This is a predicted structure of an 89-nucleotide RNA (c-di-GMP-I riboswitch aptamer) from a soil metagenome.
RNAcentral holds the sequence, with entries from MGnify.
């Protein structure tokens, strides 16, 4: 960062499979991306098992409904660190 080259990833979706879930693997599939290669080190977002708080029902039962929480995910949300192919303008 170029109507170059030689590539490289791989959105939705489907299928399989770990997960409480978001999500990740994988397999096909390709919106796309000059780091859409890697890193949870700051910000954002996503989910809520476990914990806690209220409420509903219930009467010896332990159900259900929101509400808080991340230790969890998201590197294709930014930013940050870091690596790396090609060489015009």
């Nucleotide at each position: 960062g170029a109507u170059a080259a030689g590539g490289g990833c791989a959105a939705a979706c489907c299928c399989g499979u770990c997960g409480a879930a978001a999500g990740g693997c994988g397999g096909g599939g390709g919106c796309g991306c000059a780091a859409a290669g890697c890193c949870a080190c700051g910000a954002g977002g996503c989910u809520a098992a476990a914990g806690g708080g209220a409420g509903c029902a219930a009467a010896c039962g332990g159900g259900u409904u929101c509400c808080c929480c991340a230790u969890g995910c998201u590197a294709g949300u930014c930013g940050g660190g870091u690596u790396a192919c090609c060489g015009a303008a």